[in-house]
RNA sequence: UCGCGCGGGAGAGCCCCUGGCAACGGGGGCGCCGAAGGAGCAACCCCUCCCCGGAAUCUCUCAGGCCAACGGACCGUGCGGG
Repeated sequence: UCGCGCGGGAGAGCCCCUGGCAACGGGGGCGCCGAAGGAGCAACCCCUCCCCGGAAUCUCUCAGGCCAACGGACCGUGCGGG
């Protein structure tokens, strides 16, 4: 440093209308969140300097998400590879 297992892991309407007995990941509407991914800027790194290149938990909200579940950056730990 990469992968896998285990543990921890936040945020935001379970709002309104409508179909339906209900279930519903149905349809429409507005409001929101940022910690999968993506995109942008940039401290900084590289360089004599400039350019190029790399670069966030910042910014955007395309995607995703707004009961729970799933997912989940990141942290700890075990194993394996480089």

Glycine riboswitch aptamer from a soil metagenome, 82 nucleotides, folded computationally. The model forms 91% of the base pairs in the Rfam consensus. The sequence is in RNAcentral, with records from MGnify.